Transfer RNA from a Flavobacteriales bacterium, 74 nucleotides, folded computationally. It was read from a public genome assembly. It matches the Rfam family "tRNA". Rfam classes the family as a transfer RNA. About the family: Transfer RNA (tRNA) molecules are approximately 80 nucleotides in length. Its mean pLDDT, the model's own confidence on a scale to 100, is 80.
[in-house]
């Protein structure tokens, strides 16, 4: 250069046959528990779903470019 794959909370991921307030486990806080710690219970924050456009009543979900990451062939 051409082609495939993926991009979603601080990590690591699901949700993609178009419908509701976007979710899960860790991490981080705060409670409770305990003599204290670890373990456990309960809770709260935390997201312009890579970006800009299109299509629709209605897009993390389809189109269309670009940006990064990986891979294949030359």
């Nucleotide at each position: 250069a051409u082609c495939c794959c993926c991009g979603u909370a601080g990590c690591u991921c699901a949700g993609u046959u178009g419908a509701a307030u976007a979710g899960a486990g860790c991490a981080u806080c705060c409670c409770c528990c305990u003599c204290c710690u670890a373990a456990g219970g309960g809770g709260a924050a935390g997201g312009u779903c890579a970006u800009a456009g299109g299509u629709u009543u209605g897009a993390a979900u389809c189109c269309u470019a670009u940006c990064g990451g990986g891979g294949a062939u030359g």